This is a predicted structure of a 149-nucleotide RNA (c-di-AMP riboswitch aptamer (ydaO/yuaA leader)) from a Planctomycetaceae bacterium. The source organism's lineage runs through Bacteria, Planctomycetota, Planctomycetia, Planctomycetales and Planctomycetaceae. The sequence was found by an Rfam model in a public genome assembly.
RNA sequence: UCGCAUCAGAAGCCAAAUCCCGUUCGAUACUUGAGCCGCGGUGCUCGCGAACGGUACGGGGGACCCAACUUUUGGGGCGAAUCCGUCAGGACGGGGCAUCUCCAGCUCCGAGCCCGUCAGCUAACCUCGUCGGCUUGUGGGGAAUUCUU
Numbered sequence: 001u002c003g004c005a006u007c008a009g010a011a012g013c014c015a016a017a018u019c020c021c022g023u024u025c026g027a028u029a030c031u032u033g034a035g036c037c038g039c040g041g042u043g044c045u046c047g048c049g050a051a052c053g054g055u056a057c058g059g060g061g062g063a064c065c066c067a068a069c070u071u072u073u074g075g076g077g078c079g080a081a082u083c084c085g086u087c088a089g090g091a092c093g094g095g096g097c098a099u100c101u102c103c104a105g106c107u108c109c110g111a112g113c114c115c116g117u118c119a120g121c122u123a124a125c126c127u128c129g130u131c132g133g134c135u136u137g138u139g140g141g142g143a144a145u146u147c148u149u
Stems, first nucleotide, its partner, number of pairs: 011135004019054001021053006033046004037040001056130006066120001074118001075115004082091003092110006099143006
């Protein structure tokens, strides 16, 4: 100097997966971050975790009316994750390329899990979840915001 790996922090991505907002309990013995103040140095408070309750977001069940009458060829739910094909593949669907949007280009994904014979829509109402996994950065047009002049 280069490459790889690990740790910490920052900034982001998929996904509904937010916020320590409140209370209580616990931890830490100062995490170097935030806020306040008499601006000092051992200044003060907070920070982390859990439980409960909220908040925000998301899912399911559930009337009249309407729809459907097809239930072993069982049926149904979450999700983009489905269909066709002899193969190769094709059609179609979804994410990313760092404000939003349109177009183009590039790139990646199309899984998995659950209910348990049962569920169309569905107001009131009832009920459930807040896990987990990762690291992209190309161009043009339009719009918005901020800063500077």